RNA sequence: GCGCCCGUAGUUCAAUGGAUAGAGCGUCAGCCUCCGAAGCUGGAAAUAUGGGUUCGACUCCCGUCGGGCGCA
Numbered sequence: 001g002c003g004c005c006c007g008u009a010g011u012u013c014a015a016u017g018g019a020u021a022g023a024g025c026g027u028c029a030g031c032c033u034c035c036g037a038a039g040c041u042g043g044a045a046a047u048a049u050g051g052g053u054u055c056g057a058c059u060c061c062c063g064u065c066g067g068g069c070g071c072a
Base pairs, nucleotide, nucleotide: 001071002070003069004068005067006066007065010025011024012023013022018055027043028042029041030040031039048064049063050062051061052060
């Protein structure tokens, strides 16, 4: 340099082009307890980025950035 794959909460993963992007673990608060753990209830937290297509985009198309694999 060329080709292929991937990028979503702190983390691991979901989400036929269509409702307010969900879940486990974690985290915070409350309940419980003498205190903690466990358990129960609730909260915060994410689509790498810039454009395009569409009534509507995490999803389709193009560029950029980052990661992985292969070739040179």
Background:
Model confidence (mean pLDDT): 81 of 100. Predicted 3D model of a 72-nucleotide RNA (transfer RNA) from uncultured Elusimicrobium sp. Taxonomically the source falls in Elusimicrobium (Bacteria, Pseudomonadati, Elusimicrobia, Elusimicrobiaceae). The sequence was found in a public genome assembly. Rfam family: tRNA. Rfam classes the family as a transfer RNA. From the family's description: Transfer RNA (tRNA) molecules are approximately 80 nucleotides in length.